[in-house]
RNA sequence: GGCGAUGUAGCUCAGUGGUAGAGCAGCGGACUCAUAAGCCGUUGGUCGGCAGUUCAAAUCUGCCCAUCGCUACCA
Numbered sequence: 001g002g003c004g005a006u007g008u009a010g011c012u013c014a015g016u017g018g019u020a021g022a023g024c025a026g027c028g029g030a031c032u033c034a035u036a037a038g039c040c041g042u043u044g045g046u047c048g049g050c051a052g053u054u055c056a057a058a059u060c061u062g063c064c065c066a067u068c069g070c071u072a073c074c075a
Stems, first nucleotide, its partner, number of pairs: 001071007010024004018055001026042004048064005
């Protein structure tokens, strides 16, 4: 250089056109003599960036960026 995968909450991930979610973590509550666990509630997101398609895009298309993997002289 060429090909492919991945990028969504602090972390690990789901969601593949129609209200952005789960677990863990954080915060608060209740419980307890107290702490932990478990229980109840709750905060937190420019969906990597820009543009395009569409009534509608995390999702489809193009380009770019980052990480990872494969390939490396066949014509």
The RNA shown here (transfer RNA) has 75 nucleotides and comes from a Patescibacteria group bacterium. NCBI's taxonomy places the organism under Bacteria, Bacteria candidate phyla. RNAcentral holds the sequence, with entries from ENA. Its Rfam family is "tRNA". Rfam links the family to the GO term triplet codon-amino acid adaptor activity.